A computed fold for a 71-nucleotide RNA from a marine sediment metagenome, annotated as transfer RNA. Its Rfam family is "tRNA". From the family's description: Transfer RNA (tRNA) molecules are approximately 80 nucleotides in length. The family's RNA type in Rfam is transfer RNA. The sequence is in RNAcentral, with records from MGnify. The coordinates come from a structure-prediction model, not an experiment, and the mean pLDDT is 83.
[in-house]
RNA sequence: GCGACCGUAGUUUAGCGGUAGAAUUCCGCCUUGCCAAGGCGGUGACUCGGGUUCGAAUCCCGGCGGUCGCA
Numbered sequence: 001g002c003g004a005c006c007g008u009a010g011u012u013u014a015g016c017g018g019u020a021g022a023a024u025u026c027c028g029c030c031u032u033g034c035c036a037a038g039g040c041g042g043u044g045a046c047u048c049g050g051g052u053u054c055g056a057a058u059c060c061c062g063g064c065g066g067u068c069g070c071a
Stems, first nucleotide, its partner, number of pairs: 001070007010024004018054001026042005047063005
């Protein structure tokens, strides 16, 4: 330099055009003599720009970042 794939809570991940879901972390409450474990509840996310569409995390183009391959 060329090509392929990937980018979603702090972390791991689901979501194939119509309200972004789970686990874990964190916070609160319950339980306990205390801690841990457990139960209930809460906070927190779509990498950026543009396009298509009534509607985009999702489709298209470009940027950025990462992984891999070729040279």